This is a predicted structure of a 1545-nucleotide RNA (small-subunit ribosomal RNA) from a metagenome. Model confidence (mean pLDDT): 84 of 100. Rfam family: Bacterial small subunit ribosomal RNA. Its family is annotated with structural constituent of ribosome and ribosome in the Gene Ontology.
């Protein structure tokens, strides 16, 4: 720091997702030990139990209990004594009286209990933060200074007695005490009046002064020795602490007030009547509508009032480079709340967490009459949740209340437990060790990898484990003992101080130290297609299933599962959730607006923002210094403590802020004072479709009339509909009417935009030039406001020539509710009034300013030079188009900026959903304006750039059409093909480029299918084992369709070390294989086919573009060709074209046998002879020919043309003339083309069968449909006779002459002949004769009967032959092939395959041998170059809406059902406050002694007042039969609307 996804690919916008950090965290899998953190975020839901605030006897009564003492009476009782009846009787217990000690419970009183613990429910608040005021203020304890502390009374709890109730509690009577409670008295001083000074900031504070007013108090407790008194206890005195009044400061700690900050919503735009302010009054510690009363009508807002929603604020914590976002658990601070609502008493402090009352809910207890209660304290229990701990020990230490202390309390706190919840920090082992052990997984089987890893050999000794030893946190306070000082008369007592000695530890025998033992107890987790570090095997087979984005899985899945191995991370590791980051993706820092989303349709203007030049003061923003604050912790640095670090202490820095003062004085603001560059007024002018009104014109349509004329007019791709013989259209003239304004007319002008276009006049607006001259910054820009705003449309009135939605009709289509067409209402046109929108676009906001340039054209001024503004030259204001710098994703812009800055304004933030739904505003109405959400998608998008594609242009080929020949398609038969059929009808091939295709031979074989009958190491290879060698092999018998199965005989191998040793062969039996035309051409290899024998396809280097790419290959020309020339930022190259190779046309030349015979001899046949025939012979190689080698054609030559170039045209010459003709040869790629059944091969699958053998049967089956052929409908023919002419091939399990039998197929024969020899071997043509246009003397299927021929065998199911029969069929419908010259048509041969042959078919050869090409418009293919595209598995492309199904979310909707609140009214608790207060009261005061009075209680009552009711209203939210669009889904119907000129832009 970035990556991955839009595309075929690039760039750019843009959205989505990832990688990182964090958590009070939960789940999943796993878990060794520490340390220091932390730990109910949900139901502020309910709560059993236990504890969480008590202390003071040194205020006070009073005192259980225990204890000591003492005494009673009565009992008991060791001992002793006895008269044995009894007596004394030490002691002991219980009892009891008194007396001293103790001092429990509970009371009175006095501090505390407002702290300290929880919680964040409510709160958008002066509620927090931060600064600051109070001259408007309280503050118990605590400190400091002053002064005082006198005398008095009267009650009341406990306490007893009676009573009442179930309890909770409560009444009445008695008697009692105080630092309780009440007068009184004094005043240092205070309060309130009042005067004075001083000082402040408006009220005002501060000191002082006055015969005034009013106002206190409390005792405890400890020592003391003269003196007095005394009930002898002790008092008075004395002094000590300590406490109480009362005043005046301090310190803490609070209360009120302000200034700045503080989320979201405007689809919440107006709020308010104690409301806003004034007197005056009550209240409060204390200011003010706090509250009340009269008056005045304010206040508050777009700088967001006033409603909604949400949320405790902060220091901080997380992210972040940093601004900045989220955040507020734990800590610390302030704040709210204590079951809900309201209420006020105490009190310094409270509306009070474990007070009170009162009122709802709830849960308890009851005798039902009545009562209790509040865990958001620590623990703990239920619920409800993904989730969160112990009913634990201590008051040792920190604090805190109480207390004079000792002490006492304290779930504050200290500490342990639990939980991997976080953060640290340790360990599960070091070193050595190679036959690279076994095992595992892979494998090309050779080996690799796990891997030094293990064993295994030496070692160390954390941590758990055992054993000893063992802290620090403990200073303090108290007691004793010494000493020192204060206070005082005091050597007393108290205070203080100091040294001695005592004693205090939950944690905890912990931490830590030492031994002892021994590698022993101690590793998981999650990934491995990219991103992202890490790979193979296997099972699966769009299934299971993964998945953060992108996407993986349909038989070879590094992406799913399992294993092995590699990464990573570690006591954890992963997922999930939330925040920040990445995301410059709301942009202050740091972003856009022509086309990506985005400039308001235009303007004028308000607030607001911003704003010329000089100068002056001011200091408001700025700047600088300085003080104060900015709480501690956090963060950061330094140094320290814990073995180390988290954790911790001490400093330091920082807290970027805010306040006050001083200061500066360019800049900005504010004031005053000037000025003229900005705007602006005046004047001259000249340009214009700039607005309104009004009048006025000619062309043109259409309509009346009226002539003249006669049958069609109109309209269309063709047509119809309509008009017209009642006279149309044409054409003359004549009138009406409306709406438009032709040339001029231009890239032209004018406006703000919309928009203006015939002339004339009136009215009026604006911009422009030119000289002066005035004003004196009056500017610029605009949220809201407001006014103008094309067409359509709407309301009234008018008008209506033409035109023309709707509608009607006609075509057209499959339909045609369309596009043509004939009609036509509404509109369009006028006035009055609404709508307020548009591709209102330059898709480009206004306004200034700056920045190279060239042309054109409109309006103006000047120069110059002219009759002449005619040219030229300068310049000002528009309006084009070119184009530099610069911008820009690119296209492009480009002084009219999209360039370079200013000021202001709108708008944008991924597609869809949607400019919608809902509110609201406007609006007759139609609609506008403002404007989401849910839920889906991973893209939508620009530019641009290759390709493909157009019912897009241009050049160009091509038997592509045209121009011609001659088939197909109609028939009958042959083949193949689909289909049907079947037990099978064996599998393949399927648009061109499957269909006489594979198949160059199915009757058995082939054969792969079907039925049967058989065989298992097989019908065929290889290896091991066993047996046999009288093998091998052949022959018979039997059963049996056959393979097969039993039998049975013949047959005596080769070496040899003599050993059934070896080999070799056989068989058998098992094991390992064998077999498969079983599958998958979409796993392949190979081969083929097609576009295409079309002229393309590429590449190195430079160049040019950010990039894809281009260029080169385009571009003039030319060619059959990317063939060649010239040009060109290209220069070169390569694989395709051409050549080069075969054949064919012509020559030479060599070569002549089996080829040839002209010449020359012969010989043989014919014949009277001439001749005439046979290459038969010698003999030649002349010709033909046969096959080798040359040669020949090259635009060479000429002539014209062309750019003089290539080339082209014509013409010589030549057998051939312009690649002569043919053939081989098929760039780079397309088609998942085709072929697993030709062979080869992955991978699967069968194994007494999906192999293998055999019979028989199909593969030939047939209502049908196609394709490819024969044969033909006849006379350019058929029958018959007779006469000629090839050539290329073929032959020995072969071809097969002569001759001879048969009508013939053929037979019999067998010369030749392994071939230029022999032999298979010609037809049409030619000549003549027959038929005369007929279903025929044409055609020949079909069916019968007789035959050949092959073959083991022609039934299913072969060819061919005779004889007889004698179908369709008289030239073929819509469409369709093939073919430009030795082609086409026609005509026979031949050959492969093959026993035959279904061949009419494939391949191949010759033989007769033609007709047209005007030309390239149109149909089809192809090839360049441009163009548009939304297409890129590419037009067979992509795609749009209704309809139907299915899920999803949302609107509406008669209404039903919450919540939360506004108004108004009923009702009215407790409780302050205000009255009453006859009933009742001690404390003061009078008194006549009853009693009054002063104050007070009960108790009633009035104003406010919660909950509650009752009514209407707003909001919000669930639910609604139904409806309404929208989103999604595989194949669903209908059409085809958009991209191409998309077939009607």
């Nucleotide at each position: 720091a970035g990556a991955g996804u839009u595309u075929g690919a690039u760039c750019c916008u843009g959205g989505c997702u990832c990688a990182g950090a964090a958590c009070g965290a939960a789940c999943g899998c796993u878990g060794g030990c520490g340390g220091c953190g932390u730990g109910g975020a949900u139901u502020a839901g309910g709560c059993a139990u236990g504890c969480a605030a008590g202390u003071c006897g040194a205020g006070c009564g009073g005192g259980a209990u225990c204890c000591g003492g003492u005494g009673g009476a009565a009992u008991c009782a060791a001992u002793u004594c006895u008269u044995c009846g009894g007596a004394a009787g030490a002691g002991u217990a219980a009892c009891u009286g008194c007396c001293g000690g103790u001092g429990a419970g509970a009371g009175c009183g006095g501090c505390g209990a407002a702290c300290g613990g929880g919680u964040g429910a409510g709160u958008a608040a002066c509620a927090c933060g931060u600064g600051g005021g109070c001259a408007a203020u309280c503050u118990a304890c605590c400190c400091c200074c002053g002064a005082g502390u006198u005398g008095g009374g009267a009650a009341u709890a406990g306490c007893c007695c009676u009573c009442c109730g179930a309890a909770a509690g409560g009444a009445g009577g008695g008697g009692u005490a105080a630092u309780a409670c009440c007068g009184a008295a004094u005043a240092u001083g205070g309060u309130c009046g009042u005067c004075c000074u001083g000082c402040a900031c408006a009220u005002g504070c501060a000191g002082g002064g006055c015969u005034g007013u009013c106002c206190a108090a409390a005792g405890g407790u400890g020592g003391g020795g003269a003196u007095u008194c005394u009930u002898c206890g002790g008092a008075a005195c004395c002094u000590g602490c300590u406490g109480c009044u009362u005043g005046g400061g301090g310190a803490u700690g609070g209360g009120c007030c302000c200034g700045c900050g503080u989320c979201c919503u405007a689809u919440c735009a107006g709020c308010u009547u104690g409301u806003u302010g004034g007197u005056g009054a009550g209240g409060u510690a204390a200011u003010g509508g706090c509250u009340c009363a009269c008056c005045a009508a304010g206040g508050c807002a777009u700088a967001g009032a006033c409603g909604g929603g949400u949320a405790g604020c902060u220091g901080g914590u997380c992210u972040g480079a940093g601004a900045g976002g989220a955040u507020g658990g734990u800590c610390a601070g302030c704040c709210a709340c204590a079951c809900u609502g309201g209420g006020a008493c105490u009190g310094g402090g409270a509306c009070a967490c474990u007070g009170c009352c009162c009122a709802g809910a709830c849960u308890c207890c009851u005798a039902c009459g009545g009562g209790a209660g509040g865990c958001u304290g620590c623990a703990g229990u239920c619920g409800a949740g993904a989730a969160u701990c112990a009913u634990u020990c201590g008051c040792a230490a920190u604090g805190c209340g109480c207390g004079a202390a000792a002490g006492c309390g304290u779930g504050a706190c200290g500490a342990u437990g639990c939980g991997a919840c976080g953060c640290c920090g340790c360990g599960u082992g070091g070193a050595g060790g190679a036959u690279g052990a076994a095992g595992g997984c892979c494998u090309u089987c050779g080996g690799g990898u796990u891997g030094u890893a293990a064993a295994c050999u030496c070692c160390u000794g954390u941590c758990a484990g055992g054993a000893g030893g063992g802290a620090a946190c403990a200073a303090g306070g108290g007691g004793c003992c010494g000493g020192g000082u204060g206070c005082g008369a005091a050597u007393a007592c108290c205070g203080c101080c100091c040294g001695g000695u005592u004693u205090u530890g939950a944690u905890g025998g912990u931490a830590c130290c030492u031994c002892c033992a021994g590698a022993g107890g101690a590793a998981g987790c999650c990934a491995c297609g990219g991103c992202u570090a890490a790979c193979u095997c296997u099972g699966u087979g769009c299934c299971a299933g993964c998945a953060g984005c992108c996407g993986c899985g349909g038989u070879a899945a590094u992406a799913c599962a399992g294993a092995g191995g590699u990464g990573g991370c570690a006591a954890g590791c992963g997922u999930u959730g939330u925040u920040c980051g990445g995301a410059u993706u709301u942009a202050c820092u740091g972003g856009g607006c022509g086309u990506a989303a985005a400039g308001g349709g235009u303007g004028c203007g308000u607030a607001g923002g911003c704003g010329g030049u000089u100068u002056u003061g001011u200091g408001u923003g700025u700047c600088g210094g300085a003080u104060g604050u900015g709480a501690a912790a956090u963060c950061u640095c330094a140094c320290g403590g814990c073995u180390c670090a988290a954790c911790u202490g001490u400093g330091a820095a920082a807290c970027u802020g805010c306040a006050u003062c001083c200061g500066a004085a360019a800049c900005u603001g504010c004031a005053g004072a000037a000025c003229u560059a900005g705007a602006g007024u005046a004047c001259a002018g000249g340009a214009g479709a700039g607005g309104a009104g009004a009048g006025c014109g000619g062309a043109a349509u259409u309509c009346u009339c009226g002539g003249u004329g006669u049958a069609g007019c109109g309209g269309u791709g063709a047509a119809a509909u309509g008009c017209g013989u009642a006279g149309a259209u044409a054409u003359c003239g004549a009138g009406a009417a409306g709406a438009a304004c032709g040339c001029c007319g231009g890239a032209g002008g004018c406006g703000a935009a919309g928009g203006c276009g015939g002339c004339u006049c009136u009215c009026u607006g604006g911009a422009c030039u030119g000289a002066u001259a005035c004003u004196g910054a009056c500017g610029c820009u605009g949220a809201g406001g407001c006014a103008c705003g094309a067409a359509a449309g709407c309301u009234g009135g008018g008008g209506g020539a033409g035109c023309g939605a709707a509608c009607a009709g006609g075509a057209u289509u499959a339909g045609a509710u369309a596009c043509c067409c004939u009609g036509g209402u509404a509109g369009u046109c006028c006035c009055a009034g609404c709508c307020g929108u548009a591709a209102a676009c330059g898709g480009u906001g206004u306004g200034c300013a700056c920045u190279u340039g060239g042309u054109g054209u409109g309006g103006g001024g000047g120069g110059u030079c002219u009759u002449g503004u005619c040219c030229c030259c300068c310049u000002c204001c528009g309006c084009g188009c070119c184009g530099g710098a610069g911008c820009u994703a690119a296209c492009g812009c480009g002084u009219u900026a999209a360039g370079u800055g200013c000021a202001c304004c709108g708008c944008c933030u991924g597609g869809g959903g949607a400019g919608u739904a809902c509110g609201g505003c406007c609006g007759c109405a139609a609609g506008g304006c403002u404007a989401a959400a849910a839920c889906u998608c991973a893209a939508a998008g620009g530019a641009a750039u290759u390709g493909a594609c157009g019912g897009g242009g241009g050049c160009c080929c091509g038997c592509a059409c045209a121009a011609g020949c001659g088939g197909u398609g109609g028939a009958g038969c042959a083949u193949g093909u689909g289909g049907c059929u079947u037990a099978a009808u064996u599998c393949g091939a399927u648009g061109c480029a499957a269909c006489g295709c594979g198949a160059a031979g199915a009757a058995c074989c082939u054969u792969a299918c079907c039925a049967g009958g058989g065989c298992u190491u097989g019908a065929c290879a290889u290896g091991c084992c066993c047996g046999u060698c009288g093998u091998a092999u052949c022959c018979c018998c039997u059963u049996g369709a056959a393979a097969g199965g039993g039998g049975g005989g013949a047959g005596u191998c080769a070496g040899u070390u003599c050993g059934g040793c070896u080999g070799g062969a056989c068989g058998g039996u098992g094991c390992a294989c064998a077999g498969g035309u079983g599958c998958u051409g979409c796993a392949u290899g190979g081969c083929u086919g097609u576009c295409g024998u079309c002229a393309g396809c590429u590449c190195g280097u430079g160049c040019c573009g950010u990039g894809a790419g281009g260029u080169g290959u385009u571009g003039g020309g030319u060619u059959a060709a990317g063939u060649c020339c010239c040009g060109c930022a290209a220069c070169g190259a390569g694989c395709g074209c051409a050549a080069c190779c075969c054949c064919u046309a012509u020559g030479c030349u060599u070569a002549g046998u089996u080829g040839c015979c002209a010449g020359c001899g012969g010989c043989g046949g014919c014949g009277a002879a001439a001749g005439c025939c046979g290459g038969c012979c010698g003999g030649g190689c002349a010709c033909u020919c046969u096959a080798a080698u040359c040669a020949g054609a090259c635009u060479g030559c000429c002539u014209g043309u062309g750019a003089u170039a290539a080339g082209c045209a014509g013409g010589a010459g030549g057998a051939a003339g312009g690649u002569g003709g043919g053939g081989a040869u098929g760039a780079c790629g397309u088609c998942a083309a085709g072929u697993c059944a030709g062979u080869a091969u992955g991978g699967u699958c069968c194994u007494u069968a999906u192999g293998c053998c055999c019979u028989g049967g199909g593969c030939u089956g047939c209502a049908c449909a196609c394709g490819u052929g024969c044969u033909a409908c006849a006379a350019u023919g058929g029958g018959c006779g007779g006469u000629a002419c090839a050539a290329a091939g073929g032959g020995a399990c072969g071809c097969a002459a002569a001759a001879c039998c048969g009508c013939g197929a053929g037979g019999u024969g067998g010369a030749g002949c392994a071939a230029a020899u022999c032999c298979c071997c010609a037809a049409a043509a030619c000549c003549g004769u027959c038929c005369u246009c007929a279903g025929u003397u044409c055609g020949g299927a079909u069916c019968g009967g007789a035959g050949u021929c092959u073959g083991c065998a022609a039934c299913u199911c072969g060819a061919c032959u005779c004889c007889g029969u004698g179908a369709a069929g008289u030239u073929g419908g819509a469409a369709u092939c093939g073919c430009u010259a030795g082609u086409a048509a026609a005509g026979g041969c031949g050959u492969a395959u093959c026993a035959g042959c279904u061949a009419c078919g494939a391949c191949g050869c010759c033989u007769u041998g033609a007709a047209u090409a005007c030309g390239u418009u149109c149909c089809c293919g192809g090839g360049c170059c441009u163009u548009g595209u939304a297409c890129a598995c590419a037009c067979c492309g992509c795609c749009c809406g209704u309809c139907a199904c299915a899920u999803c979310a949302u609107g509406a909707a008669a209404g039903c059902c919450g919540a939360c609140u506004g108004c108004a009214c009923c009702c009215g608790a407790a409780g302050u406050c205000g009255c009453c207060g006859a009933g009742c009261c001690a404390a003061u005061c009078u008194u006549u002694c009853g009693a009054g009075a002063a104050g007070g209680c009960a108790g009633g009552u009035g104003c406010c007042g919660a909950a509650g009711g009752u009514g209407u209203g707003g909001u919000u939210g669930g639910u609604g039969a139904u409806u309404g669009g929208g989103a999604u889904g595989a194949a669903g119907u209908c059409g085809u609307a958009a991209c191409a000129a998309g077939g009607u832009a």